[in-house]
RNAcentral holds the sequence, with entries from MGnify.
Transfer RNA from uncultured Asanoa sp., 75 nucleotides, folded computationally.
NCBI's taxonomy places the organism under Bacteria, Actinomycetota, Micromonosporales, Micromonosporaceae, Asanoa.
Rfam family: tRNA. Gene Ontology term of the family: triplet codon-amino acid adaptor activity.

RNA sequence: GCCGCCGUAGCUCAGUUGGCCAGCAGCGCCCGCCUCGUAAGCGGGAGGUCCUCGGUUCGAAUCCGAGCGGUGGCU
Numbered sequence: 001g002c003c004g005c006c007g008u009a010g011c012u013c014a015g016u017u018g019g020c021c022a023g024c025a026g027c028g029c030c031c032g033c034c035u036c037g038u039a040a041g042c043g044g045g046a047g048g049u050c051c052u053c054g055g056u057u058c059g060a061a062u063c064c065g066a067g068c069g070g071u072g073g074c075u
Base pairs, nucleotide, nucleotide: 001074002073003072004071005070006069007068010027011026012025013023019058029045030044031043032042033041051067052066053065054064055063
């Protein structure tokens, strides 16, 4: 330098033939119960400009373009 894949909550990720409100997600966090106390367990709760900018569309996390970042391959 070229090509592919990925970028959704603090972390790991679903959701991708555009429309139901962004997820009956897990871990973590907060509160309560339990305990002499802690952990475990049980119940409840908060947290998201879906990497950024622009475009298409009545409508975009989802399609298109550029950029940024991560990762793999080739030279």